A computed fold for a 361-nucleotide RNA from a Dehalococcoidia bacterium, annotated as Bacterial RNase P class A.
Rfam family: Bacterial RNase P class A. Rfam describes the family as follows. Ribonuclease P (RNase P) is a ubiquitous endoribonuclease, found in archaea, bacteria and eukarya as well as chloroplasts and mitochondria. The family's RNA type in Rfam is ribozyme.
The sequence was found by an Rfam model in a public genome assembly.
Its mean pLDDT, the model's own confidence on a scale to 100, is 77.
Taxonomically the source falls in Dehalococcoidia (Bacteria, Bacillati, Chloroflexota).
[in-house]
């Protein structure tokens, strides 16, 4: 230097000037007066994804509790966590020179079920050959055979020997695959020895095994105002109704429940201090935990977080000897109850471990 892998990050910045939302404090207004409004001055004010709602949780309700069912996730192995479909760290297999990547990776020997087209045969079967035996005359019909050939994505464990009529795990070495038995390891699993000779794949088919899973959601819920049509209809002492897919047990339930019409549709609370965040010791190989010390960081409600102007940086183009000057661009996106992930999107840009290759000393 140039290709490339892995991880962190940043993602405009000054001013001026006009505005919007929240908040403190002082003043003034007003017969909602611990309220509202207006007014000065002062403080805060989008994101790495604030997104998509896929997850997993808190918080809320559904009076509460336990069983089956049927459904649903998850699916190597320890480990992290308030949980997780997430993270670490390890195995396995599988890409890559290689640093490093990806993996829906439990069981196919429980059972059903598929295996297109091709082919004789997709799991129990000889198509063509091959050796043989009859009958016969060049042909037939048996018997052995998965070694040769052909088909396919896949074909009766590879490969070589040896043996056989011809062949064959028939027999032998080597691999690969099952089982077993020792040794390491916590565990997936790994090494090594022994055995007998083989078992197609597909579970991202159904299914089986293991472990989990109540529902609805901040429009949840609570209060305060405000409003007024019910002599409405219907079901009910347990065989009804109450946890919102089905059954059952317990409990609970008498101004109870459904169902139809009618007003109200304002306003506070939840609502932002929280499994937060920044720092530094310690444990840990990490993910993390623990501890000390600091630090408040948005809260609208038809939804603020803007807009204009200058001036700087960044980035391409073009002109120029330079110095510098002209133009053109400056992503994806934007809070609505709150965090942990995960996918997707992103203009440019910085850092810093590693790898391969040329080259120079």
């Nucleotide at each position: 230097c140039a290709a490339g892998u892995a991880a962190a990050c940043c993602g405009g910045g000054u001013g001026a000037c006009c505005g919007c939302u929240c908040u403190g404090a002082u003043a003034g207004u007003u017969u909602g007066u611990u309220g509202a409004c207006u007014a000065u001055c002062g403080g805060g004010g989008a994101g790495g994804a604030a997104a998509g709602u896929c997850u997993g949780a808190g918080c809320u309700c559904c009076a509460c509790c336990g069983g089956g069912c049927a459904g649903g996730a998850u699916g190597c192995u320890g480990g992290g966590u308030a949980a997780c479909a997430c993270c670490c760290a390890g195995g396995a297999g599988g890409g890559g020179u290689g640093a490093c990547c990806c993996u829906a990776c439990g069981g196919a020997a429980a059972g059903u079920g598929c295996c297109a087209c091709a082919g004789a045969a997709a799991c129990a079967u000889a198509c063509c050959g091959g050796u043989u035996g009859c009958c016969u005359g060049a042909g037939g019909c048996g018997a052995c055979u998965a070694a040769g050939g052909g088909u396919g994505a896949a074909a009766u464990g590879g490969u070589g020997a040896g043996g056989u009529a011809a062949g064959a795990g028939c027999u032998c070495a080597c691999c690969a695959g099952c089982g077993g038995c020792u040794g390491g390891g916590u565990g997936a699993c790994c090494a090594g020895c022994c055995g007998g000779c083989u078992a197609g794949g597909c579970a991202a088919a159904c299914c089986c095994c293991a472990u989990c899973c109540g529902g609805a959601g901040c429009a949840a819920g609570a209060c305060c105002a405000a409003a007024u049509a019910g002599a409405g209809g219907g079901a009910g002492a347990a065989a009804g109704g109450g946890a919102c897919g089905c059954c059952c047990g317990g409990c609970c339930u008498a101004u109870u429940c459904c169902c139809c019409g009618g007003g109200u549709u304002g306003g506070u609370c939840g609502c932002u201090u929280g499994a937060c965040c920044c720092u530094g010791a310690u444990g840990g190989u990490a993910a993390c935990a623990u501890c000390a010390g600091g630090g408040c960081u948005a809260g609208a409600u038809a939804g603020a977080u803007g807009g204009u102007c200058a001036c700087c940086g960044c980035u391409c183009c073009g002109a120029u000897u330079a110095g510098u000057c002209g133009g053109a661009g400056u992503a994806c996106a934007g809070a609505a109850c709150u965090c942990g992930g995960c996918u997707u999107a992103u203009a440019g840009g910085u850092u810093u471990g590693c790898u391969u290759g040329a080259c120079c000393u």